Overview:
A computed fold for a 1442-nucleotide RNA from a metagenome, annotated as small-subunit ribosomal RNA. The RNAcentral record of the sequence draws on SILVA. The prediction has a mean pLDDT of 83.
[in-house]
RNA sequence: AGAGUUUGAUCCUGGCUCAGGACGAACGCUGGCGGCGUGCUUAACACAUGCAAGUCAAGGGCUAGUAAUAGCACUGGCGCACGGGUGAGUAACGCGUAGAUUAUCUACCCCUAUCUCCGGAAUAACGCUGAGAAAUCGGUGCUAAAAACGGAUGAGGCAGUAAUGUCAAAUGUAAAGGAUAGGGAUGAGUCUGCGUCUGAUUAGCUUGUUGGUGAGGUAACGGCUCACCAAGGCUACGAUCAGUAGCUGGUCUGAGAGGACGAUCAGCCACACUGGAACUGAGACACGGUCCAGACUCCUACGGGAGGCAGCAGUGAGGAAUUUUGCACAAUGGGGGAAACCCUGAUGCAGCGACGCCGCGUGUAUGAUGAAGGGGCUUUGCCCUGUAAAGUACUGUCGGAUGGGAAGAAAAGCCUGAUAUUUGGGCUGGGACUGUACCAUCAAAGGAAGGGUCGGCUAACUACGUGCCAGCAGCCGCGGUAAUACGUAGGACCCAAGCGUUGUCCGGAUUUACUGGGUGUAAAGGGUGCGCGGGCGGACUCGUGCGUCGGAAGUUAAAUAUCCGUGCUUAACAUGGAAAAUGCUUUCGAUACGGCGAGCCUUGAGUGCGAGAGAGGAUGAUAGAAUUCCUGGUGUAGCGGUGAAAUGCGUAGAUAUCAGGAGGAAUACCAGUGGCGAAGGCGGUCAUCUGGCUCGCAACUGACGCUUAGGCACGAAAGCGUGGGGAUCAAACAGGAUUAGAUACCCUGGUAGUCCACGCCCUAAACGAUGUAUGCUUGGUGUUGGAGCUUAUGCUUCAGUGCCGGAGGAAACCCAUUAAGCAUACCACCUGGGGAGUACGAUCGCAAGGUUGAAACUCAAAGGAAUUGACGGGGGCCCGCACAAGCGGUGGAUUAUGUGGUUUAAUUCGAUGCAACGCGAAGAACCUUACCAGGGCUCGAAAUGUAGGUAGUAAAAGUCUGAAAGGAUGAUGACCCGUAAAGUCGGUUGCCUAUAUAGGUGCUGCAUGGCUGUCGUCAGCUCGUGCCGUGAGGUGUUGGGUUAAGUCCCGCAACGAGCGCAACCCCUAUCUUUAGUUGCCAGCAGGUUAAGCUGGGCACUCUAGAGAGACUGCCCACGCAAGUGGAGAGGAAGGUGGGGAUGACGUCAAGUCAUCAUGGCCCUUAUGUCCUGGGCUACACACGUAAUACAAUGGCAGAUACAGAGAGCGAAGCCGCGAGGUGAAGGAAAUCUCUAAAGUCUGUCUCAGUUCGGAUUGGAGUCUGCAACUCGACUCCAUGAAGCUGGAAUCGCUAGUAAUCGCGGAUCAGCACGCCGCGGUGAAUACGUUCCCGGGCCUUGUACACACCGCCCGUCAAGCCAUGGAAGCUGGGGGCGCCCAAAGCCGCUAGAGAUAGCGUCUAAGGCGAAAUCAGUGACUGGGGCUAAGUCGUAACAAGGUA
Repeated sequence: AGAGUUUGAUCCUGGCUCAGGACGAACGCUGGCGGCGUGCUUAACACAUGCAAGUCAAGGGCUAGUAAUAGCACUGGCGCACGGGUGAGUAACGCGUAGAUUAUCUACCCCUAUCUCCGGAAUAACGCUGAGAAAUCGGUGCUAAAAACGGAUGAGGCAGUAAUGUCAAAUGUAAAGGAUAGGGAUGAGUCUGCGUCUGAUUAGCUUGUUGGUGAGGUAACGGCUCACCAAGGCUACGAUCAGUAGCUGGUCUGAGAGGACGAUCAGCCACACUGGAACUGAGACACGGUCCAGACUCCUACGGGAGGCAGCAGUGAGGAAUUUUGCACAAUGGGGGAAACCCUGAUGCAGCGACGCCGCGUGUAUGAUGAAGGGGCUUUGCCCUGUAAAGUACUGUCGGAUGGGAAGAAAAGCCUGAUAUUUGGGCUGGGACUGUACCAUCAAAGGAAGGGUCGGCUAACUACGUGCCAGCAGCCGCGGUAAUACGUAGGACCCAAGCGUUGUCCGGAUUUACUGGGUGUAAAGGGUGCGCGGGCGGACUCGUGCGUCGGAAGUUAAAUAUCCGUGCUUAACAUGGAAAAUGCUUUCGAUACGGCGAGCCUUGAGUGCGAGAGAGGAUGAUAGAAUUCCUGGUGUAGCGGUGAAAUGCGUAGAUAUCAGGAGGAAUACCAGUGGCGAAGGCGGUCAUCUGGCUCGCAACUGACGCUUAGGCACGAAAGCGUGGGGAUCAAACAGGAUUAGAUACCCUGGUAGUCCACGCCCUAAACGAUGUAUGCUUGGUGUUGGAGCUUAUGCUUCAGUGCCGGAGGAAACCCAUUAAGCAUACCACCUGGGGAGUACGAUCGCAAGGUUGAAACUCAAAGGAAUUGACGGGGGCCCGCACAAGCGGUGGAUUAUGUGGUUUAAUUCGAUGCAACGCGAAGAACCUUACCAGGGCUCGAAAUGUAGGUAGUAAAAGUCUGAAAGGAUGAUGACCCGUAAAGUCGGUUGCCUAUAUAGGUGCUGCAUGGCUGUCGUCAGCUCGUGCCGUGAGGUGUUGGGUUAAGUCCCGCAACGAGCGCAACCCCUAUCUUUAGUUGCCAGCAGGUUAAGCUGGGCACUCUAGAGAGACUGCCCACGCAAGUGGAGAGGAAGGUGGGGAUGACGUCAAGUCAUCAUGGCCCUUAUGUCCUGGGCUACACACGUAAUACAAUGGCAGAUACAGAGAGCGAAGCCGCGAGGUGAAGGAAAUCUCUAAAGUCUGUCUCAGUUCGGAUUGGAGUCUGCAACUCGACUCCAUGAAGCUGGAAUCGCUAGUAAUCGCGGAUCAGCACGCCGCGGUGAAUACGUUCCCGGGCCUUGUACACACCGCCCGUCAAGCCAUGGAAGCUGGGGGCGCCCAAAGCCGCUAGAGAUAGCGUCUAAGGCGAAAUCAGUGACUGGGGCUAAGUCGUAACAAGGUA
């Protein structure tokens, strides 16, 4: 000192959360020792038992003893008002601080002065006796005093001017004691200034109340009490009321200022079962005293009595929770006493509790074969546990044993010396703690470590298990099969006799901001003005010295805290000294500033005079245009309205048009970011009344000012009341449309209202979302109203009103002399979102409602500005067979094929909008084959390793069985290498057995690689450096042109570069050159029925190598250029010539685990593998893609011509109607073979379900193949279905293209209407970019970012939670009135007195009315929360009606 969390990312605002410290704590796990502290925070609840206040050379008596003496109670003295406890009450002179007391008291103690005389009468104890259970009480008889009383004296005191009056005493040898007065000391009483919590949803309170006079009372002042008189006193600087609370020194925290707290220790106060009261006394209205009342408990013989732990222990109860019924007066202190001494639960000690702080220990050093074994991980490498252990060498704290052993003790007493007091010496005895602290010796590493955490914040990571389950969590958040976040383990990290959790306080939080915040858009400026009180206030002079500043004095208790020391071995702890104690009081001084008083000034403010502008306000009058209505005329069938319609109006004459009339409301043009007003607001013209403003002059006043809580006034629209008025428009309402619905948007009507007068209401996005006033701080340019200068298109100045911009400010947007800048004064307001501007209360209002204004509960966000995308039923520009213009199709028929669905034992699996569906499959009869049924095998059909075994062995013709696989049998019977030799030995191979493993088209394409599709061959996607911005990010890449293109040019805070585009590559179109067989044949020669057939040639074609060619190069026009245009030139080709290959960054968790590879999971006599048969070919139906057609641009018959590319095939001949058969030449191919159709010519058919069409079916065949039944193709004969150009909708194509015609190939035994290629014939159209679809760029809006298939609102339904209202019911505290009234003081009366009676006051009690605060309440209101409910779609884009 900060960190996490809103977003795709950013900055800001803002809350929530964390890290720190602390505690009289509690809980969980764990626990060795000691020191010092500390320990009922809850029930001021109730208390058994013991103890906590007694003591004494006075007195008389009793008991025991011979006596000395000891004991007992009583009278009397002093004490019991201290010490100890608690915090209920108290918001107060209670406490703190500083004072006052000329308004007071003070026992014991000290000092001073004076005195200390005489006398008599009682009473307790005790004796006798009585009542009672007891507590206790009564009668009678003695007796004493330092008890009480009378007399004297009167230094002195008090009263009084004085005279005078009045007030005492206890003795005793002495010491000591007593009385009076004065003083001191100590302690106390009372009074005063200042300070001392929250609430205004508590605004008025008070009758002894405030004051006076007199009296009483008190130690003392005083309404303290009483009588009379006056009517005061307190309060917005918060009275009264309500809630809470003992206050302080201090404690905790904090950098401080502050905030919270008030245990232990200390000071003060209050209280003592609850309430009241007095007595005694120096002191009490008295914790362990008295009286009364009440509640409770106990005893009782029922007649009466007793009691008060908030003293120390202890018990019960309450509670998360807090100790021993201990020892001692040895020390310190207190009471009594002359003292010894006695008493002392004060105190000193001990006990219990890790409750806190502090200290110590649980070993130290060495030790790597990084041991073994275990555990964990694994990339298989001892990688980790780990120098850890063992081993070796040491030490001995604590604990244990034994022995020694303090300090705390000073006094007192006795003896004695000196001395007025005081003190020296000697002796005696005295310790609860305690045989404690401490010291010494001994033995042995021997007895002594846990808790939490490990996703980020926050130090520390792996494996297994689990599978949105179980669970974790302080916040963010983890968990749905590879979880560093759950549980366990290993390891690691942090603390350590503790560690975590919970609770509370401060901090961080500048998140209440004095130090130290804000208010245009984040929460926040009051709707506006006037203005009392309050706050603040111009220039100069003098005075004062209140504030202010300085010096001094006093005080600020001790303890605490800080610094320097000292003592316990250290520390905690204890202790000495210093400084400090920010405050208050007194006093001395200063006088700048503020205040106060006095005087003066003019610049703030105002007045006057002279001018000016204006929708400023009020009242009255009046004008024209328009709408509507009425009357009349003309006129005829429609009008009106909409996206389109309808409702409506109109033949009873509308609309239209003309004329006249009625009535109400509003004032076109001028008109303007123009004017006026405080705001709301104000608009024809004229008149009257009236407010404010501006300019000029500088005559007057002389600070008269600014702001403003409360208050008062004004305050749009809507609304309310009464009365008018009512043309238009128009909530509600009605009808018509739209729609799935349409209580809306649109249309036709239409009532309140809109208008006026009077009275209310008092709110608005009442906005500049910007309070008022004053001053200061660069400018530019408009405009309104004045003034001046000089005369101009001018300049200066004042007051307004706009725009743009500088410094500066701001989170940014933006503001910027009209501030959101720099300052001052005053007011208002804010402190996370929701709940909620709600509830309750109060107040205003006729009502509607307004003002003021919470809480419970709930969320971790809500929000502002800006950024990049995406999207829009936003905009602009551009492109594409996207539309349009055309040609031909699909959708209808039949068939083929694929898919869905259905069926099935199985119909294997995958592909599913475009981008699945003649797709994987370039070819399912068996095989394929993955599916089904049945039959078989189990180290396996195939592969690798290890170990063991292996000669009549492995292998194997054949035979039997079987559907096959398989099983059984079995003539024969071993290869290779080594060695001289081998069936026998060894090796290898094979085989058998065993073991690792194999195998899987089983799952997960959402664990993956690779490959592929798609946007899209669309023109985009990025980087480096620089610059801009706080930043995300921008710039570059935008702009102006241009292009097929981010193609190029120009411009520009950018300059460059990369992946894409283009080009380079292949095919093709032209030419040249080289080469010339298998190709070709112009010329020459030969030759055939014919034929490059032959010689020959390579000129041409062709083949295939190398080159050329095209680049907007040339011309014209336009243009800065890039480039574009041109029936341009030239050229085979012209503007990328035509095709192909080539696919940027990325998107779709797109497709594929069944091509292959592969993580994880699963099967292992089966989910592996072999075989036979079946299935993938099913069939009510639906869809896609094709083939063939529906015919005459045609069918049929005959004749006849011309390819390319490719393959490896099969010619001629003969047979067959044909499929085909036979046959074999040629051909390892520019050589041989397979090979065209449409076309052309001739004939026929003549518009028909046909000589169209060919499905279907019957029969007969051919070919392939173990095998054509399920289930092949083809041929012939016969049969001859639907179909006559196809609804909505929809597809392809821009030139050698569409359309049409055939040919070949891959796969393949056979099977092609599919696929991939090839050539032949060969069109039409494109005005153009409005619209549909897709895409690119720029821009705009956004509440979207999983990105519009987005987001999101409300009712209803369900569950849970808190809360308001409510007929009532219950309870608490506090006043008020009345009744009754104990004890007691006081007063009166009676009495010699004791005492009795009466009276005032009065606790408790009773009755009554009202207010207030809580709890509860059938029912009821809304609110909040809750993965997948219902209905709609209100908001966000122009959100589809902004």